[in-house]
Context: one part of a larger RNA
RNA sequence: GAGUAGCGAUAAGGAGUGUGAGAAUCACUCCCGCCGAAAAUCUAAGGGUUCCUGGGCCAGGUGACUCCGCCCAGGGUAAGUCGGAUCCUAAGGUGAGGCCGAAAGGCGUAAUCGAUGGGUAACAGGUUAAUAUUCCUGUACUUAGUAUUGUUCGUUUGACUUAAGGAAUGACGGAGAAAGGUAGCGGAUCCACCUGUUGGAUGGUGGUUUAAGCAUGUAGGGGGGCGUUUUAGGAAAAUCCGGAACGCUGUUAACUCUGAGAUGUGAUGACGAGGGCGUAGCCCGAAGUUCGUGAUCCUCUGCUUCCAAGAAAAGUUUCGUAAGGAGAACAGUAUUAAUCCGUACCGUAAACCGACACAGGUAGAUGAGGAGAGAAUCCUCAGGCGUUU
Repeated sequence: GAGUAGCGAUAAGGAGUGUGAGAAUCACUCCCGCCGAAAAUCUAAGGGUUCCUGGGCCAGGUGACUCCGCCCAGGGUAAGUCGGAUCCUAAGGUGAGGCCGAAAGGCGUAAUCGAUGGGUAACAGGUUAAUAUUCCUGUACUUAGUAUUGUUCGUUUGACUUAAGGAAUGACGGAGAAAGGUAGCGGAUCCACCUGUUGGAUGGUGGUUUAAGCAUGUAGGGGGGCGUUUUAGGAAAAUCCGGAACGCUGUUAACUCUGAGAUGUGAUGACGAGGGCGUAGCCCGAAGUUCGUGAUCCUCUGCUUCCAAGAAAAGUUUCGUAAGGAGAACAGUAUUAAUCCGUACCGUAAACCGACACAGGUAGAUGAGGAGAGAAUCCUCAGGCGUUU
């Protein structure tokens, strides 16, 4: 220079009470304002204790601080079903032998890794200062074992098991259209309370909620279905798949596969406005119906259509080669078991990436009302904030 620029979005604060040595800034209450396809909620990546409680104020906080994502101490993350591993494979990686190469090393078969994909069984309520599909209550489901009951088949005329094998399925693109439903939302009804009436009115406020599972198999969608015989294919076999022939049935059908939702049960339970009490909390508990609207969600991996013709493997079903083989398979009931890792908190942000408590960047899901074509825009729920002079 200079007590100058600045104090990081113009969403906005005001009052009272409390605490304290000290309060514009901390806590509580009332009013005001802002967001509301977000400035709300869940969650992936990333971070790693920042979470909760008690204490503290030298430093950090663009000023102050009794406050804090700061400092100190203690506490906190509970799973057969959520996510990952014990399953599978893609791009790609590694790569026994092998090929190549002065060396280092490169390529690559078998194989083995590798999710962003396939497969895989749990919901509702309650509870903590801090976890919950994990704890508790209630109601379920999956896999495997054991026991038992039943049915069927079989013991050399071989039930059944069975592969790194065969076959089917798994198994998939873009666009478009319609129908059926549901979530959600709105109104009425009903209940409680208030206003008030005293021959009951009227008006107002709040509530009117309930899952998985199990039973049923609907709206709808796909395939014609069944049987016998045969067979140069499926690297061997096959009763399986594929091919062929014949017969029965037959096209508004039958048979079969699939399939939302609704209904019943789950639930004589839970929740519930409100009320009461011995008030960190506990207890009691009304109504709990109906109509309309209506999705971008489900039926739908469907249907129609187009050309650029749109993963693989495991799994599942079936066949039965080698081999084993006297009991086996299926169903019901009861009972037992179910390993390891993650789980706090932030997550359009003051906790991640940007040297900062930085007007930048950051995948997915839910995303209400009035007006509206709309997730635009404006005003508002729930919820969260007023951006630290």
This is a predicted structure of a 389-nucleotide part of an RNA (large-subunit ribosomal RNA, domain III) from a metagenome. The prediction has a mean pLDDT of 82. Its Rfam family is "Bacterial large subunit ribosomal RNA". The RNAcentral record of the full RNA draws on SILVA.